[in-house]
RNA sequence: GCGGGAUUCGUAUAGUGGCAGUACGUCACCCUUCCAAGGUGAAGGCACGGGUUCGAUUCCCGUAUCCCGCUCAA
Numbered sequence: 001g002c003g004g005g006a007u008u009c010g011u012a013u014a015g016u017g018g019c020a021g022u023a024c025g026u027c028a029c030c031c032u033u034c035c036a037a038g039g040u041g042a043a044g045g046c047a048c049g050g051g052u053u054c055g056a057u058u059c060c061c062g063u064a065u066c067c068c069g070c071u072c073a074a
Base pairs, nucleotide, nucleotide: 001070002069003068004067005066006065007064010024011023012022013021018054026042027041028040029039030038047063048062049061050060051059
């Protein structure tokens, strides 16, 4: 330099052109004499920029970071 893949709450992981889910964790409440366990509820997320579209997390282009492979020169 070339090609391919990944990027989603704090962590892990689904997902689809039409309100973004789950588990753990966090917080509040209930329960308990207290703690743990258990129950209920809440907050918290689509890497960034642009394009297409009535509508983009999803499709297209570019950028960034990470991973894999290949090649050239020293």
This is a predicted structure of a 74-nucleotide RNA (transfer RNA) from Candidatus Jorgensenbacteria bacterium RIFCSPLOWO2_02_FULL_45_12. Taxonomically the source falls in Candidatus Joergenseniibacteriota (Bacteria, Bacteria candidate phyla). Model confidence (mean pLDDT): 81 of 100. Its Rfam family is "tRNA". Rfam links the family to the GO term triplet codon-amino acid adaptor activity. It is annotated as a transfer RNA.